[in-house]
A computed fold for a 251-nucleotide part of an RNA from Methanoculleus sp., annotated as large-subunit ribosomal RNA, domain VI. The full RNA is in RNAcentral, with records from ENA.

Context: one part of a larger RNA
RNA sequence: UGUUUGGAGUCUGAAGGUAAGAUGGAAAUAGUACGAGAGGAACUUUCCGUCGUCGCCUCUGGUCGAUCGGUUGUCCGACAGGGCAAUGCCGAGCAGCUACGCGAUAAGGGAUAAAAGCUGAAAGCAUCUAAGCUUGAAACCUGACCUAAAAAGAGACUCCGUUGAGGACACGGGUAAAAGACCCGUUUGAUAGGUCCGGGAUGUAAGCACGAAGGCAACGACGUGUUCAGUCCGCGGAUACUAACGUCCGA
Numbered sequence: 001u002g003u004u005u006g007g008a009g010u011c012u013g014a015a016g017g018u019a020a021g022a023u024g025g026a027a028a029u030a031g032u033a034c035g036a037g038a039g040g041a042a043c044u045u046u047c048c049g050u051c052g053u054c055g056c057c058u059c060u061g062g063u064c065g066a067u068c069g070g071u072u073g074u075c076c077g078a079c080a081g082g083g084c085a086a087u088g089c090c091g092a093g094c095a096g097c098u099a100c101g102c103g104a105u106a107a108g109g110g111a112u113a114a115a116a117g118c119u120g121a122a123a124g125c126a127u128c129u130a131a132g133c134u135u136g137a138a139a140c141c142u143g144a145c146c147u148a149a150a151a152a153g154a155g156a157c158u159c160c161g162u163u164g165a166g167g168a169c170a171c172g173g174g175u176a177a178a179a180g181a182c183c184c185g186u187u188u189g190a191u192a193g194g195u196c197c198g199g200g201a202u203g204u205a206a207g208c209a210c211g212a213a214g215g216c217a218a219c220g221a222c223g224u225g226u227u228c229a230g231u232c233c234g235c236g237g238a239u240a241c242u243a244a245c246g247u248c249c250g251a
Stems, first nucleotide, its partner, number of pairs: 006160006015147004021051008034039001052105005060099004067092005072085005094234001108142003115135004166249004171185004191243003194239005199233004207226005214219001
């Protein structure tokens, strides 16, 4: 752009695609069938693995230049609080991302091929075939999942609409993301930030008080208490305090 009035939402599914998986072991069958014995199966059923594929982060582990703590040198006059030194180095580490972690990864049905058969004439017999019928493969059609009405035979249903349906830009954002796109929200509001609560990380802040080897004294590493403190949070909830103002198109 088309689908010949404009749109929104929910569907159908022609067709296409997919690792729709690959493989090993054990047990029962069974010490059975078979075999003189020695030996010794299978159909089928169940259980457990390995590899690959797809997804996820509850657990376990990794990472975590968010964060918290320790500490060395130096600088900001000292304290406090910080800068720089590969994140200075080190110890932890939530969310997120991940594998070494977790989950899934069918059975079956239909019509058949070669083939195996039943009944059965032509041809009083015989014969799977001539009429008829039963089986039979990872191949075919389905079954599971994904895309999908541009499927030109261009689908269906519901609702709305010049008394303006709906859309776009813009704005607050993220279940999305290279840019576009996609999704949610826009005061009739919890969309983001802030605040509070919860949960979590670190590990007990500063200040003050007391103790402290030593020292004439000044001072004093360090320890204890206040203190499961202080600091921080990409998480959850609550709360309009801040910001979601507006503009245009449109049958």
About this RNA
Taxonomically the source falls in Methanoculleus (Archaea, Methanobacteriati, Methanomicrobia, Methanomicrobiales).